[in-house]
RNA sequence: CAUCUAGAGGGGUGGAGGGACUGGCCCAGUGAAGCCCCGGCAACCAUCUCGGACCUAACGGUCCGGGGCAGGUGCCAACUCCAGCAGGUCGAUCGACCUGACAGAUG
Numbered sequence: 001c002a003u004c005u006a007g008a009g010g011g012g013u014g015g016a017g018g019g020a021c022u023g024g025c026c027c028a029g030u031g032a033a034g035c036c037c038c039g040g041c042a043a044c045c046a047u048c049u050c051g052g053a054c055c056u057a058a059c060g061g062u063c064c065g066g067g068g069c070a071g072g073u074g075c076c077a078a079c080u081c082c083a084g085c086a087g088g089u090c091g092a093u094c095g096a097c098c099u100g101a102c103a104g105a106u107g
Stems, first nucleotide, its partner, number of pairs: 001107004009038005017027003021084004039076003043073003047068009080103001085100006
């Protein structure tokens, strides 16, 4: 800086926890986290290709969009599980909804 409402399993081992934090709410001995094997998904980087714009004398370069590949990372419960700070709308109140930020994750 960019993206985060989609997508993606099975086995072995392990034994009580996990979902970042707080409050909820979920998952978990019909076995949690971690580790290993095989498999998958496709966000970024890489790579191939198509279209457009700009730059270059040209080679070519940069940016945006579409499609492929699956090499490097990453990921494979629930919208980043929801909220947590601010603003707005509805509302008698509780509360609900929308937008943005903070924080988090990945590249």